[in-house]
Context: one part of a larger RNA
């Protein structure tokens, strides 16, 4: 890893439920006894007990009442539920049977007590079992090549008044120095399913010492021992190993094994040493008894302060008028100015969750009419959820960030498959009951990958814009509105002009249209600014506005508006239509017509459940679905009672063929060689793919 086998809600009590059965105002036995019986066991005795047929009160207690109470008042708990049908009878009754309160068995869901569905800790806590590995300690032994240095002490010898002292010789000391063995284990290489569960190579430290090491003994887990690293105590140490208590516990993970039909959620609230768990409750099933509630629509009533308005009022905020109060100036003062700040107060214009003299649209409440037709309300059995996500839309928090948080409210997805969006739980379209090589449409599509038009009609766009982007920018390019000017000749280009007072006063070194400030007039004239730019130090020198000429027909501008440009940089490789490719389009707007497209709708045929009914081969409706709840079968192993098959081949296997909604079943031939079905009960060790499951082949 794969194939095989093996693996999980049991089993007992007790209590509640349901189905089923007895008996019924009662039911019922327990231990225990006692017959029969080969045995399991049956059958009988046992009424102790315990449920129930009455409840109230702490209780003495009372009783359809009763308790509190002075109470007869009042209130609290309680008292009401017993039939149906049939025969017989003259009625009155009786009988028999169904049912019910209510019991006793038993089955089925479910609780609680037990290991309690299964496997799984880390750990606790008891006896015991190690010091043959290590630590330490005791006793008694054993080792340590060779080399180098060369203390005191001691001898001579010099030297001193004497020691001190100085030389040389001797002598041998050191946790002395250098290296074997031996002990360690520094650094790197290997190794790293190793040689090897700690090694190998090269390189290193200690090697007469607090050295190494043999026997042989002690110190035991709440302990020892440790030159102390929580080390170390048989490859295990923040407390050894083993067995027990022990299937500890596990609000934690994982896994829990056949079908097929119905219904079908929950990720909310409140609480909680509580937030990944639980309780109620809500949401989901069954079942039961009743009640016409439910739910949409329509109509009319109502309750409310939201959206949106608004500024009386609570506050904020802007300009202006007026005018207390400040402030600044002045004045000995009395005052008197004020292009200062300002309350009220008036006037405009504003802002607001916790402002409102207004005020919706939906919701919600009630009520009429209608439609639907068990939805909805009430009790009881059985749960699962309580981590939710994402989108619209209304808001908080964050930054009017976030596939971000937090509410609401409405859809998905969760538990929902199908088409579309290239691929894409949450977007559009649309809810799969199985089958058809039928048909009609949705959303999205119709050149070609790819089903359907290279449709029609009309206009845009040149940007491959479509097929990513803002603030900004720009005689892109269409519409449309509007103001001007023009044959008395507009608009551009060409020729010409474009001057005098005057260098305008001032400033300034200089200012002559042209650094700056100040006025900005007058005269000649078609016509010309005390000057539009460019030059100069300063003039000058170009121009320009205005004027003529010339040419002839449109022209210059301002808003709005479609489509287009720029603004635009990113990491493997075109990569920002899915691709190919598209330009009177295959792109973009408008109008049309047609087709393609889905598990949607229709045909058609089948199946299961529901309602209805004229019970028909009738009609008409449902049938996605996780957790969950309900209901219906299939198969295994034994047991019991029936009735059967097998050596003229049973189970078991292998293959064909067939049935059946499905689990699964039947026939048949092949192997196999001796047992096994099937109806009916009843009873479990009763169904394997998952558990890092176990055991075993391979």
């Nucleotide at each position: 890893g794969c194939c095989g086998g093996c693996g999980a809600g049991u089993u007992a009590a007790u209590c509640u439920u349901u189905g089923c059965a007895g008996c019924a105002a009662g039911g019922u036995u327990a231990a225990g006894g006692g017959a029969u019986a080969c045995g399991a066991a049956u059958c009988c005795c046992g009424g102790a007990g315990c449920c129930g047929a009455a409840g109230c009160g702490a209780a003495a207690g009372c009783g359809a009442g009763u308790c509190c109470g002075a109470a007869u008042a009042g209130g609290g708990c309680g008292u009401a539920c017993a039939g149906c049908g049939g025969c017989c009878u003259c009625u009155a009754g009786g009988c028999c049977g169904c049912g019910a309160u209510g019991u006793u068995g038993u089955u089925u869901g479910g609780a609680u007590u037990a290991g309690a569905c299964c496997c799984g800790a880390a750990a606790c806590c008891g006896g015991g079992u190690g010091a043959g590995c290590u630590a330490c300690c005791c006793a008694u032994g054993g080792c340590c090549a060779g080399g180098c240095u060369g203390a005191a002490g001691c001898u001579c010898g010099g030297g001193u008044a004497a020691u001190g002292c100085c030389g040389a010789g001797u002598g041998a000391a050191g946790g002395g120095c250098c290296g074997a063995a031996c002990c360690c284990g520094u650094g790197u290489c290997u190794g790293g399913u190793a040689c090897a569960a700690a090694a190998g190579g090269c390189u290193g430290g200690g090697a007469u010492g607090a050295g190494c090491u043999g026997u042989g003994g002690g110190u035991a887990g709440a302990g020892g021992u440790g030159a102390a690293a929580u080390g170390c105590c048989a490859a295990u140490c923040g407390a050894a190993c083993u067995c027990g208590g022990a299937g500890a516990u596990a609000g934690c993970u994982g896994g829990u094994u056949c079908u097929c039909c119905c219904c079908g959620a929950a990720a909310u609230g409140u609480a909680u040493u509580u937030a990944g768990g639980u309780a109620c409750a809500g949401c989901c099933u069954c079942a039961a008894u009743g009640a016409u509630a439910g739910u949409c629509c329509u109509a009319g009533g109502g309750a409310g302060g939201u959206a949106g308005g608004g500024c009386a009022c609570u506050g904020g905020a802007u300009g202006g008028g007026c005018u207390a109060g400040g402030g600044g100036g002045u004045g000995u003062g009395a005052g008197c100015c004020u292009a200062c700040c300002a309350a009220a107060c008036c006037c405009a214009a504003c802002c607001a969750a916790a402002c409102c003299a207004c005020g919706a649209a939906u919701g919600c409440c009630c009520u009429u009419g209608g439609a639907u037709g068990u939805u909805u309300c009430u009790u009881g059995g059985g749960a699962g959820u309580g981590a939710g996500c994402c989108a619209g839309u209304g808001g908080g928090g964050g930054a009017u960030a976030a596939g971000c948080u937090c509410c609401a409210u409405u859809g998905g997805c969760g538990a929902g498959a199908g088409g579309g969006a290239a691929a894409c739980a949450g977007c559009c379209c649309a809810g799969a009951c199985c089958g058809c090589a039928g048909g009609c449409u949705a959303a999205g599509g119709u050149c070609c990958c790819c089903a359907a038009g290279u449709g029609u009609g009309a206009a845009c766009u040149a940007a491959g814009u479509g097929u990513g982007a803002a603030a900004g920018g720009a005689a892109g390019u269409g519409g449309g509105a509007u103001u001007c000017c023009c044959a008395a000749a507009a608009c551009a280009g060409c020729u010409a002009g474009g001057a005098g007072g005057u260098u305008g006063g001032c400033u300034u070194a200089g200012a002559a249209g042209c650094a700056g400030c100040c006025a900005c007039c007058c005269u000649u004239u078609a016509a010309a600014g005390a000057g539009u730019g460019c030059g100069u130090a300063a003039u000058a020198g170009c121009u320009c506005a205005c004027u003529a000429g010339u040419c002839g027909a449109g022209g210059a501008g301002u808003c709005c508006u479609g489509c287009g440009c720029c603004g635009a940089a990113a990491a493997u490789g075109u990569a920002a239509c899915g691709g190919g490719g598209c330009u009177a389009a295959a792109g973009u707007u408008c109008a049309c017509c047609a087709c393609c497209g889905a598990a949607g709708c229709c045909g058609c045929g089948g199946a299961u459940c529901c309602g209805c009914u004229u019970u028909a081969u009738g009609c008409g409706g449902a049938u996605g679905g996780u957790a969950g709840g309900g209901g219906a079968g299939c198969g295994u192993u034994g047991c019991c009672a029936g009735g059967g098959c097998g050596u003229u081949g049973a189970a078991g296997u292998c293959g064909a063929g067939g049935u059946g909604u499905g689990a699964a079943c039947c026939u048949c031939g092949g192997u196999g060689g001796a047992g096994c079905g099937c109806u009916g009960g009843g009873a479990a060790g009763u169904g394997a793919g998952a558990a890092u499951g176990c055991c075993g082949g391979c």

Record summary: A computed fold for a 698-nucleotide part of an RNA from a Dehalococcoidia bacterium, annotated as large-subunit ribosomal RNA, domain II. It matches the Rfam family "Bacterial large subunit ribosomal RNA". The RNAcentral record of the full RNA draws on ENA. The coordinates come from a structure-prediction model, not an experiment, and the mean pLDDT is 84.